The RNA shown here (transfer RNA) has 79 nucleotides and comes from a Promethearchaeota archaeon. The organism belongs to Promethearchaeota, within Archaea.
RNA sequence: AGGGGUAUAACUCAGCCUGGGAGAGAGUAUUGGUCUCAUGCGCCGAAAGUCAGGAGUUCAAAUCUCCUUACCCCUACCA
Numbered sequence: 001a002g003g004g005g006u007a008u009a010a011c012u013c014a015g016c017c018u019g020g021g022a023g024a025g026a027g028u029a030u031u032g033g034u035c036u037c038a039u040g041c042g043c044c045g046a047a048a049g050u051c052a053g054g055a056g057u058u059c060a061a062a063u064c065u066c067c068u069u070a071c072c073c074c075u076a077c078c079a
Stems, first nucleotide, its partner, number of pairs: 001075007010028004020059001030046005052068005
C1' cells in the first nucleotide's frame, strides 16, 4: 500500500443476511427484597444501551448504502 473481518448493557455474546416500528434481548456481574446467627447458594424483582461516530435512502434503520475512527487477520513491500 491492497483486501477481508469486527464494533450492540460493566463483561461475554445473540439479533443484521431478507428493514417493521410501541418496548433492542440473553448469560455473567451489580443492586433491592426474601432466606440465614452470619456469609454464600437458591427464589422474586430492579437498574444499566447516543446499537463505534457522521451522513444518506425510507413512512420506518442496530439492520441497507457511503465516509470516518479503533482493533484483528491475510497479501505485498522493507529488513

The coordinates come from a structure-prediction model, not an experiment, and the mean pLDDT is 82. It was read from a public genome assembly. Its Rfam family is "tRNA". Rfam links the family to the GO term triplet codon-amino acid adaptor activity.